[in-house]
RNA sequence: UCAUCCAGAGGGGGCGAGGGAUUCGGCCCGAUGACCCCCCGGCAACCAGCAGCCCGUCGUCAACCAGGGGCAGCCCGGUGCCAACUCCGACUCGGAGCGAAGGUCGCCCGGGACAGAUGA
Numbered sequence: 001u002c003a004u005c006c007a008g009a010g011g012g013g014g015c016g017a018g019g020g021a022u023u024c025g026g027c028c029c030g031a032u033g034a035c036c037c038c039c040c041g042g043c044a045a046c047c048a049g050c051a052g053c054c055c056g057u058c059g060u061c062a063a064c065c066a067g068g069g070g071c072a073g074c075c076c077g078g079u080g081c082c083a084a085c086u087c088c089g090a091c092u093c094g095g096a097g098c099g100a101a102g103g104u105c106g107c108c109c110g111g112g113a114c115a116g117a118u119g120a
Base pairs, nucleotide, nucleotide: 001120002119003118004117005116010040011039012038013037014036018029019028020027023090024089025088026087041082042081043080046078047077049074050073052071053070054069055068086115091112092111093110094109095108097107098106099105100104
């Protein structure tokens, strides 16, 4: 810099107190042992590899078809991931409705931004 982030996937052992990135708020997980570490298993398909179907440039009577494009698959390798949408909100824009009160706020829905994560 670019792409993706509402799908998916847990058992055992160790440790022993906080954890869910950061600040605040909410809501959760956690001595029935969370988080973290190790082993095994799994998910996924970003990269690599393998292989299929279709389209198709040049050329050709036609077909085949390098490169290229679309779709779907496998996965022994490199990563990643395996509570909750990236757990939710915060800033901004839009919206049918509801509740308060007064000229805005809250709830709800959607888009974007910021921040973050992962890959190349």